[in-house]
């Protein structure tokens, strides 16, 4: 050098093929229940403004293509593997 794979919310993991509300568990938070606590059940849990309502950003990084991109194209970083 060349070619393959990987990379999502604190953590692990689906959605990519076949664009349309980022799932799920786990942990954390409040609640409930209980004399207290574990269990157990509810809701909540990316970030950033804002008292709130609401707003803007967000799937490694920066572009493209679409009404609409984690998903599709190009190009980079990084890890991991195979050739030379």
């Nucleotide at each position: 050098g060349c070619c393959g794979c990987g990379a999502u919310c604190g953590c692990a993991u689906a959605a990519c093929c076949u664009g349309g509300u980022a799932u799920u568990g786990c942990g954390c938070u409040c609640g409930c229940c209980u004399c207290g606590a574990a269990a157990g059940c509810g809701a909540g849990u990316u970030u950033c403004c804002g008292u709130a309502a609401g707003g803007a950003a967000u799937u490694c990084c920066c572009g493209g293509u679409u009404c609409a991109a984690a998903u599709c194209c190009g190009g980079g970083c990084c890890g991991c593997g195979g050739c030379g």
Background
This is a predicted structure of an 84-nucleotide RNA (transfer RNA) from a Candidatus Woesearchaeota archaeon. Its mean pLDDT, the model's own confidence on a scale to 100, is 80. Rfam family: tRNA. The family's RNA type in Rfam is transfer RNA. The sequence was found in a public genome assembly. NCBI's taxonomy places the organism under Archaea, Nanobdellati, Candidatus Woesearchaeota.